The part of an RNA shown here (small-subunit ribosomal RNA, central domain) has 350 nucleotides and comes from a bacterium. Rfam family: Bacterial small subunit ribosomal RNA. Its mean pLDDT, the model's own confidence on a scale to 100, is 86. The sequence was found in a public genome assembly.
Context: one part of a larger RNA
RNA sequence: CUGGGCGUAAAGGGCGUGUAGGCGGCUUUGCAAGUCAGGUGUGAAAUCUCGGAGCUCAACUCCGAAACUGCAUUUGAAACUGCAAGGCUAGAGUGAAGUAGAGGCUAGCGGAAUUCCUAGUGUAGAGGUGAAAUUCGUAGAUAUUAGGAAGAACACCAGUGGCGAAGGCGGCUAGCUGGGCUUUAACUGACGCUAAAGCGCGAAAGCGUGGGGAGCAAACAGGAUUAGAUACCCUGGUAGUCCACGCCGUAAACGAUUCACACUCGCUGUAUCUGGUAUUGACCCCGGAUGUAGCCUAGCUAACGCGUUAAGUGUGACGCCUGGGGAGUACGGUCGCAAGAUUAAAACUC
Numbered sequence: 001c002u003g004g005g006c007g008u009a010a011a012g013g014g015c016g017u018g019u020a021g022g023c024g025g026c027u028u029u030g031c032a033a034g035u036c037a038g039g040u041g042u043g044a045a046a047u048c049u050c051g052g053a054g055c056u057c058a059a060c061u062c063c064g065a066a067a068c069u070g071c072a073u074u075u076g077a078a079a080c081u082g083c084a085a086g087g088c089u090a091g092a093g094u095g096a097a098g099u100a101g102a103g104g105c106u107a108g109c110g111g112a113a114u115u116c117c118u119a120g121u122g123u124a125g126a127g128g129u130g131a132a133a134u135u136c137g138u139a140g141a142u143a144u145u146a147g148g149a150a151g152a153a154c155a156c157c158a159g160u161g162g163c164g165a166a167g168g169c170g171g172c173u174a175g176c177u178g179g180g181c182u183u184u185a186a187c188u189g190a191c192g193c194u195a196a197a198g199c200g201c202g203a204a205a206g207c208g209u210g211g212g213g214a215g216c217a218a219a220c221a222g223g224a225u226u227a228g229a230u231a232c233c234c235u236g237g238u239a240g241u242c243c244a245c246g247c248c249g250u251a252a253a254c255g256a257u258u259c260a261c262a263c264u265c266g267c268u269g270u271a272u273c274u275g276g277u278a279u280u281g282a283c284c285c286c287g288g289a290u291g292u293a294g295c296c297u298a299g300c301u302a303a304c305g306c307g308u309u310a311a312g313u314g315u316g317a318c319g320c321c322u323g324g325g326g327a328g329u330a331c332g333g334u335c336g337c338a339a340g341a342u343u344a345a346a347a348c349u350c
Stems, first nucleotide, its partner, number of pairs: 004321003007304002012318001014201004021194003025088007033081002035077008049065006091191001092188003095184005103177007110154001114150008125136002162169002206247006215241002220236004258317006266295011299306002323350003332343004
């Protein structure tokens, strides 16, 4: 290479966009590069195969034939691929009319809670635990009332509900803005699919500069527990958590399931749009589409299970796997302020 695989055994890139490349709808005509058929030339000898022959046999040797699956050239075929020209509308896109949504960004606003501050009432406890203690409190705490300040998060609604490519997104209002879906069928006419590189996005933690700091809380301190307790429990508490700008680029980044298209029994929910029916109207009911869930047939699967949202049946494209350890490590390269990330072995060993 061939071949076999990737939900859980090793294996789907965290996600998108996109260059090269690979692959590509229906139809007409032409060309003949691929493809197919015939001819010619060449394809050294030896070897291999077949038929003979010679050494007493065999190995071996000799003769003959076939073959050398290839290449070149020439004549032809035109279904398929390709190329050229033309046509089409079922793919794709645009338009028109609607529509749901925590999709994104910016600004403003709101109430509850928490902590702190001030003042009033009030007096000896409060807090915390399995039980305690550290801790707070007669310099008046806890409790309660009024006022003020600050930061962060948005109870109920809330839903195997919605939106987003993924990460993720939840108080209200406004502005700016991305995508989807439905109906229609006016327009373009294959404009498509995938995607090595490249580029962009990317939770949390972490890093840089400057702010902010209520609550929570690594580190740290103390109190307990314990044989010990560098823990679990308690009292404190700094980075951090928040904002702006810039880095980092990783996660059980999970559906542990790459993307696109087509085909293949059904049943039951739910979200959005829509056709019909119905109505004073909202419903109900019968259909269609797009999502999102539960169960199951065939089929698949080692089993578990999956099952029109496939892990079924096929096609195209990419990524990845090849016994365990050594090791996602060393070295080198690239990136990074650093932490480190990425690419990625071998000896040795079982």